Large-subunit ribosomal RNA, domain II from an Anaerolineae bacterium, 732 nucleotides, folded computationally. Its Rfam family is "Bacterial large subunit ribosomal RNA".
Context: one part of a larger RNA
RNA sequence: CCCAGCGAGUCAAUCUCUGUGGCGAGGUUAAGGGAGUUACACCCGGAGCCGAAGCGAAAGCGAGUCUGAAGAGGGCACAUGGGCGGGGACAACCCGCCCGAGUCGCAGGGAUUGGACCCGAAACCAGGUGAGCUACCCAUGGCCAGGCUGAAGCGGGGUGCAUCAACCACCCUGCGGAGGGCCGGACCUACCAAUGUUGCAAAAUUGGGGGAUGAGCUGUGGGUAGAGGUGAAAUGCCAAGCGAACCUGGAUAUAGCUGGUUCUCCCCGAAAUAGCUCUAGGGCUAGCGUCAGGGGUUCAGUGGCGGGGGUAGAGCAACCGGAUUGGGUAGGAGGCCAAGAGCCGGCCGAACCAAACCGAACUCCGAAUGCCGCCACUCCACACCCUGGCAGUCAGACAGUGAGGCAAAACUUCAUUGUCGAGAGGGGAAUAACCCAGACCGCCAGCUAAGGCCCCCAAGUCGGGGCUCAGUGUAUAGUAAGGUGGUGGGAUCGCGACGACAACCAGAAGGUUGGCUUGAGAGCAGCCAUCCUCUUACGAGUGCGUACAAGCUCACUGGCCGAGCGAUCCUGCGCCGAAAAUACACGGGACUAAGCCCCGCGCCGAAGCCGCGGACUACCUUCUAAUCUCCCUAUAAGGGGGAGGAUGGAGGUGGUAGUAGGGGAGCGUUCUUGUGUGCAGCGAAGCCGGAUCGUGAGGACCGGUGGAGCGCACAGAAGUGAGAAUGCUGGG
Numbered sequence: 001c002c003c004a005g006c007g008a009g010u011c012a013a014u015c016u017c018u019g020u021g022g023c024g025a026g027g028u029u030a031a032g033g034g035a036g037u038u039a040c041a042c043c044c045g046g047a048g049c050c051g052a053a054g055c056g057a058a059a060g061c062g063a064g065u066c067u068g069a070a071g072a073g074g075g076c077a078c079a080u081g082g083g084c085g086g087g088g089a090c091a092a093c094c095c096g097c098c099c100g101a102g103u104c105g106c107a108g109g110g111a112u113u114g115g116a117c118c119c120g121a122a123a124c125c126a127g128g129u130g131a132g133c134u135a136c137c138c139a140u141g142g143c144c145a146g147g148c149u150g151a152a153g154c155g156g157g158g159u160g161c162a163u164c165a166a167c168c169a170c171c172c173u174g175c176g177g178a179g180g181g182c183c184g185g186a187c188c189u190a191c192c193a194a195u196g197u198u199g200c201a202a203a204a205u206u207g208g209g210g211g212a213u214g215a216g217c218u219g220u221g222g223g224u225a226g227a228g229g230u231g232a233a234a235u236g237c238c239a240a241g242c243g244a245a246c247c248u249g250g251a252u253a254u255a256g257c258u259g260g261u262u263c264u265c266c267c268c269g270a271a272a273u274a275g276c277u278c279u280a281g282g283g284c285u286a287g288c289g290u291c292a293g294g295g296g297u298u299c300a301g302u303g304g305c306g307g308g309g310g311u312a313g314a315g316c317a318a319c320c321g322g323a324u325u326g327g328g329u330a331g332g333a334g335g336c337c338a339a340g341a342g343c344c345g346g347c348c349g350a351a352c353c354a355a356a357c358c359g360a361a362c363u364c365c366g367a368a369u370g371c372c373g374c375c376a377c378u379c380c381a382c383a384c385c386c387u388g389g390c391a392g393u394c395a396g397a398c399a400g401u402g403a404g405g406c407a408a409a410a411c412u413u414c415a416u417u418g419u420c421g422a423g424a425g426g427g428g429a430a431u432a433a434c435c436c437a438g439a440c441c442g443c444c445a446g447c448u449a450a451g452g453c454c455c456c457c458a459a460g461u462c463g464g465g466g467c468u469c470a471g472u473g474u475a476u477a478g479u480a481a482g483g484u485g486g487u488g489g490g491a492u493c494g495c496g497a498c499g500a501c502a503a504c505c506a507g508a509a510g511g512u513u514g515g516c517u518u519g520a521g522a523g524c525a526g527c528c529a530u531c532c533u534c535u536u537a538c539g540a541g542u543g544c545g546u547a548c549a550a551g552c553u554c555a556c557u558g559g560c561c562g563a564g565c566g567a568u569c570c571u572g573c574g575c576c577g578a579a580a581a582u583a584c585a586c587g588g589g590a591c592u593a594a595g596c597c598c599c600g601c602g603c604c605g606a607a608g609c610c611g612c613g614g615a616c617u618a619c620c621u622u623c624u625a626a627u628c629u630c631c632c633u634a635u636a637a638g639g640g641g642g643a644g645g646a647u648g649g650a651g652g653u654g655g656u657a658g659u660a661g662g663g664g665a666g667c668g669u670u671c672u673u674g675u676g677u678g679c680a681g682c683g684a685a686g687c688c689g690g691a692u693c694g695u696g697a698g699g700a701c702c703g704g705u706g707g708a709g710c711g712c713a714c715a716g717a718a719g720u721g722a723g724a725a726u727g728c729u730g731g732g
Base pairs, nucleotide, nucleotide: 001732002731003730004729005728006727011114012113013112014111015110016109017108018107019106020105021104022103023102026050027049028048032044033043034042054061055060064076065075066074067073081099082098083097084096085095086094087093117260118259120257124250125249126248127247128246129245135224136223137222138221139220140219141218142217143216144214146183147182148181149179153175154174155173156172157171158170159169160168187211188210189209191208192207193206194205195204226242228238229237230236235244263666264665265664266663267662268661273286274285275284276283277282287393288392289390290389291388292387293386294385295384297381298383300378301377302376303375304374305373306372307371313365314363315362320359321358322357324355325354326353327352331348332347334344335343336342396420397419398418399417400416401415402414403413404412405411425436426435427434440614441613442612443611446609447608451604452603453602454589455588456587460601462600463599464598465597466596467595473591474590482576483575484574486573487572488571489570490569491568492567493566494565495564504559505558506557507556509533510532511531514528515527516526539554543552544551615656616655617654618653619652620651622650623649624648626647627646628644629643630642631641632640633639667721669718670717671716672715674714675713676712677711678710679709686705687704688703689702690701692699693698
């Protein structure tokens, strides 16, 4: 990993709702008993419970009662009847049925209490079992090759203490054999490295290392026990696991947490919000879903009419604030003054004036939309409202728009709408959220949407007019400031056959080196002024240049040439700006259109729409009369006629994506000591195969195998359906 088997909403009590049945102003027995039985059933048993009356805290009163002074007001209660049909006369009256009404069963939905859908802790407590491992202790034994050093003490000798001896001290020498002494085996240990790491081994091997007469090592027997022991102390050790051992029990501890939870079809179909919460990944109530009963257009949309508003915008000599420029008064800095007074005050500058502005917490103003009410119309939808049963949801995501925060983010917090969530299909290369569009089923039929129509790839190498030369682009999945005599369009102004623009030839002068300044300054450092003359034209000079001059050049003018030229602004498409890691990179090929803009026609294109066939579902009116109920008739039975219109059938209209979840209808398994009816050695169940039936779960039939039991209808009861739980057991 695979296969097979096993594997999870159960049971009891109580409450509640729904369905159904009995009885009904009543309903019902419990324990227990009787008789009997395989058992169920049957008969007693009325204690008790629920209901028929409520109100009050209660005494209590009672169709009322409580409050209260109250025949007030208010709270909570209150049918003693109503309807239909028949007879009768359309009355009284009688009969029947239903409601008014409950209660006791049965079944189901839900709740509560229990292990309560299943599996899962770490833990807590109690009683026991452990010191044959290990820690420490007690008792009694055992062990430590060999070598080195040479303490104390003792003997002998010498010297000194100036006689000798003794004592003492020192020296020499011999004996001696101390030490948590030294080296090093056994033994103990575990500092380093390698190997080993499904090992030789759940801690080892190899090579080195440390201790090795000691706080040494070790055998045996014994002691200390978990709220504890022991500990040269690490939270170490207490039987391979110790921040509190192990075993059994409380025990199915608890788990607001994770995982899992088994057949089918049909109808509807959410939420990820609010408030509160020792609450935030959990709850409760509301909101949103579903089912039943009731109401019956009340909902929604549009139109009209009527409302309140202070947002967007705008505005502010309309307030409150803010900020800017200019003017500018008071005032101030500063100056004169011995001081005071006073004067000056070129700088600053409230108020004020002018101008132009800003504001979520400014407003003289002020929409659109939304919201509320009334009326009308449209609409008949799983619209809306009420009551009740059952839920799920309380982590949301992205996109558009409006906001708060922010450098930004597939960021975050709100509002609103959409989509995903729970939505398939087509487009977007791929791609929950974007665009189109909401999938009941079938079809080798048609039309369209978004998006497309050269090939991959269905449909135009379609038509017309422009633009682009950058492979720009064909994906706004990239871009800016800035730059551009790339090219298209437009506007305004100016020059031009009295000859423009460009190029070329020529001129570009005189007063004058203008004045000042300066060392110098002559068109050309700087300041001031910027005239006059000659002339076709010529600046008191555009740039280069010189120390200053000079020189070159420009403006300006003439000539030559002969038709457009120049400036500014707006705008289309391009260009530069432009750097990323495997390979160029529009999805690809590739394309000069198969790019971009505008116009037009056609076509393709989806589970959309339409066509044909089929299914289910809800509703509708009409028809039908198979089933059913009732009545009449006749009968051995079947039958015939009539009424009802519940089930069914025909017709019509609408619907049928779907997670959590609600509702409905079914299939299959086991059993029934239930009723009925069958099959089987002329072959049951099971298994294998098959072209069969059913929307499905599934059901038949046939053949084979197998070799002894097994169906069907109705009813009942459940150990009732497996792919998932790191599920359990077995096998491979």